[in-house]
RNA sequence: UGUGGCGUAGCCAAGCUGGUAAGGCGUCGCAUUGUUAAUGCGAAGAUCGAAGGUUCGAGUCCUUCCGCCACAG
Numbered sequence: 001u002g003u004g005g006c007g008u009a010g011c012c013a014a015g016c017u018g019g020u021a022a023g024g025c026g027u028c029g030c031a032u033u034g035u036u037a038a039u040g041c042g043a044a045g046a047u048c049g050a051a052g053g054u055u056c057g058a059g060u061c062c063u064u065c066c067g068c069c070a071c072a073g
Base pairs, nucleotide, nucleotide: 001072002071003070004069005068006067007066010025011024012023019056027043028042029041030040031039049065050064051063052062053061
């Protein structure tokens, strides 16, 4: 440099055919316990890598750029 893939919460990760973003871990609160842990219940946390475009509507489609990975030089 070329080709392909990926980028969603502190971490992992789903999201089908475009219709307002699941789940797990962790964190916080409460209950339980002599205490911790475990368990149960509840809560908070995502402008979806950036900017534009298409659309009534974009995590999803298109363009450019950024970062990571693989392959080819």
A computed fold for a 73-nucleotide RNA from a Pyrinomonadaceae bacterium, annotated as transfer RNA. Rfam family: tRNA. By type it is a transfer RNA. Taxonomically the source falls in Pyrinomonadaceae (Bacteria, Acidobacteriota, Blastocatellia, Blastocatellales). Model confidence (mean pLDDT): 81 of 100. RNAcentral holds the sequence, with entries from ENA and MGnify.